Two RNAs folded together computationally: RNase P RNA and transfer RNA, 449 nucleotides in total. The coordinates come from a structure-prediction model, not an experiment, and the mean pLDDT is 76.
RNA sequence: UGAGUAAGCCAGAUGAUCGCGUGUGCAGUGAUGCAUACGAGGAAAGUCCGGGCUCCAGAGGGCAGGGUGCCGGGUAACUCCCGGUGGAGGCGACUUCAAGGAUAGUGCAACAGAGAUAUACCGCGAAACAGCAGGCUUAGACCGGCUGCCGCAAGGGUGGAAAGGCGAGGUAAGAGCUCACCAGCGGUUAGGUAACUAACCGGCUAUGUAAACCCCACCUGGAGCAAGACCAAAUAGAGGGACAGCUGAAGCGCAAGCUUUGGCAGGAACGGCCCGUUCCGUCUCCGGGUAAGGUCGCUUGAGCUUGUCGGUGACGUCAGGCCUAGAUAGAUGAUCGUCUAAUACAGAACCCGGCUUAUAGACUUACUCAUGAA
RNA sequence: GGCCCCAUAGUUCAAGGGAUAGAACGGAAGUUUCCUAAACUUUAAAUCCAGGUUCGAGUCCUGGUGGGGCUACCU
Numbered sequence: 001u002g003a004g005u006a007a008g009c010c011a012g013a014u015g016a017u018c019g020c021g022u023g024u025g026c027a028g029u030g031a032u033g034c035a036u037a038c039g040a041g042g043a044a045a046g047u048c049c050g051g052g053c054u055c056c057a058g059a060g061g062g063c064a065g066g067g068u069g070c071c072g073g074g075u076a077a078c079u080c081c082c083g084g085u086g087g088a089g090g091c092g093a094c095u096u097c098a099a100g101g102a103u104a105g106u107g108c109a110a111c112a113g114a115g116a117u118a119u120a121c122c123g124c125g126a127a128a129c130a131g132c133a134g135g136c137u138u139a140g141a142c143c144g145g146c147u148g149c150c151g152c153a154a155g156g157g158u159g160g161a162a163a164g165g166c167g168a169g170g171u172a173a174g175a176g177c178u179c180a181c182c183a184g185c186g187g188u189u190a191g192g193u194a195a196c197u198a199a200c201c202g203g204c205u206a207u208g209u210a211a212a213c214c215c216c217a218c219c220u221g222g223a224g225c226a227a228g229a230c231c232a233a234a235u236a237g238a239g240g241g242a243c244a245g246c247u248g249a250a251g252c253g254c255a256a257g258c259u260u261u262g263g264c265a266g267g268a269a270c271g272g273c274c275c276g277u278u279c280c281g282u283c284u285c286c287g288g289g290u291a292a293g294g295u296c297g298c299u300u301g302a303g304c305u306u307g308u309c310g311g312u313g314a315c316g317u318c319a320g321g322c323c324u325a326g327a328u329a330g331a332u333g334a335u336c337g338u339c340u341a342a343u344a345c346a347g348a349a350c351c352c353g354g355c356u357u358a359u360a361g362a363c364u365u366a367c368u369c370a371u372g373a374a
Numbered sequence: 375g376g377c378c379c380c381a382u383a384g385u386u387c388a389a390g391g392g393a394u395a396g397a398a399c400g401g402a403a404g405u406u407u408c409c410u411a412a413a414c415u416u417u418a419a420a421u422c423c424a425g426g427u428u429c430g431a432g433u434c435c436u437g438g439u440g441g442g443g444c445u446a447c448c449u
Stems, first nucleotide, its partner, number of pairs: 001370008010361001012339007020039008041345001045356002048354005053224004060275004065220005070084005085099001086097004100215002105213002107209003121156002123152003129148004134143002164182002167179003183205001185202007228296004237286001239285005245264008266280004287449004303322005309316002375445007384399004392429001401417005422438005
């Protein structure tokens, strides 16, 4: 100098004028006015995970269902984060992985191909046997050839995948048949908290798929601030439908039947089911009413920041400092000037921790590779 | 704001992980007719987008895009 890798930071500043919301103070009977302070994001987004909070019964047992899935740690919790192991990619800095189990069982593997979990189409092959045609011979014997039976799985071809790979020995031809190395499986020893790694030994070999069912281990109640609490106002429920029957006793009645009470059944809370608990009506449709009623929930919180200590780190402990939107038709904006350029994605709605997605431009730090110079 | 659902020819729907993705109506061209309709023949036309799992994805998984639905209180 060029090419990269990783981490982090900013997301216009400033001046003038006009305008909006909230809090506080003052004035006003009040509507309101004046002054002053503060006023969107790194993603406020998607609503994909997790938690707080609230109600359902201070949410119980089991099944089903759902989720997670190398190991250890962090955290309120997580499908998040940190550190490590193993696989894959890169010369490297480094990146990336839904990464338990395929000897628990079941299913699937189209087409192609001889054969898809075992096979023999072409092929290779010694002896024996059978058949066919032939050579030689007087004939038999003999000689080879082809085919079949038989042996093999090295080579060809198909496929994503053909039952270890490669080399040597061996053989009729071959083959883990034997041997060395490598991969895989099992065992022992050593190291490590563990995933796992290393060495040695063994029999030689086991298809893929679990983001197919499933098995194993662990986790898991539902709804959501339109949750929910309080206040105020108005109206019309003998309305329709669903679940609701059986029976004992008492009373009334001439009877039909009605009322009270008990039991079983039934229903509801209860959200897919069962058990268990509590209650005796509950749910739904239609109709009617209130008016986009008011206050709270609502922003001081797993908060931000500076430093110390512990830890490789995520993070944690302690001490000091700070207060930083809270609307409910929904505020945070517009114009002009200067700075080189002023532009991206985008607007809080109960609150946090993450993930994912969108994003113009500018900057900082560390590291790697290549080339050149000293 | 919150909670759910869906996406396949122009439209309405099919399709057990095996692809040449099917049907009806509609469209286009032709035959028939003096012309039109009807009828007949032929034909075009699609898996919302991007990754992943798998030998193989419309289907399974993840992320995005677009569309739709429900949702105040009292009685």